[in-house]
RNA sequence: GGAGUUGUGGCUCAGUGGUAGAGCGCUUGCCUGGCAUGCAUGAGGCACUGGGUUCAAUUCCCAGCACCACUA
Numbered sequence: 001g002g003a004g005u006u007g008u009g010g011c012u013c014a015g016u017g018g019u020a021g022a023g024c025g026c027u028u029g030c031c032u033g034g035c036a037u038g039c040a041u042g043a044g045g046c047a048c049u050g051g052g053u054u055c056a057a058u059u060c061c062c063a064g065c066a067c068c069a070c071u072a
Stems, first nucleotide, its partner, number of pairs: 001071002004068001006066002010024004018055001026042001028040003048064005
């Protein structure tokens, strides 16, 4: 340089054109002499950035950025 993949809570991931969920983690409470485990509760993301299509975009299209692996 070429072609390709991925980008979603703190971390790992799911999801589908109709206003986003799980596990772990964190908060608070219960439990305990205390810790851990366990139970319950709550907070936390409007989706990498910018455009386009659409009544409606996290989802489809384009460009850019970043990561990854392939190739030269």

Predicted 3D model of a 72-nucleotide RNA (transfer RNA) from Ictidomys tridecemlineatus. Its Rfam family is "tRNA". For this family Rfam cites "The tertiary structure of tRNA and the development of the genetic code" (Hou, Trends Biochem Sci, 1993). Taxonomically the source falls in Ictidomys (Eukaryota, Bilateria, Vertebrata, Sciuridae). The coordinates come from a structure-prediction model, not an experiment, and the mean pLDDT is 80.